């Protein structure tokens, strides 16, 4: 330099173009002499930037930026 994949909560992932979720961690509380464990209950996101398409995008199109793979 070409092709191909990936970028969503603090981490690991999900999510037919229709309220962005789950498990782990985080806070309360009940429990217990206490901590754990279990149990209830809360909170978390500019879906990598940036246009476009569309009534409506994480999703689909184009550029750009990181990251990994292969080829040269």
């Nucleotide at each position: 330099g070409c092709g191909c994949g990936a970028g969503u909560a603090g981490c690991u992932c999900a999510a037919c173009g229709g309220u962005a979720g789950a498990g782990c961690a985080g806070a309360u509380g009940u429990c217990u002499u206490a901590u754990a464990c279990a149990c209830a209950u809360c909170a978390u996101g500019u879906u990598a930037u940036a246009g476009g398409u569309u009534c409506g995008a994480a999703u689909c199109c184009u550029a750009u930026c990181u990251c990994g793979c292969g080829c040269a």
Predicted 3D model of a 72-nucleotide RNA (transfer RNA) from a bacterium. The prediction has a mean pLDDT of 80. Rfam family: tRNA. Rfam's curators write: Transfer RNA (tRNA) molecules are approximately 80 nucleotides in length. By type it is a transfer RNA.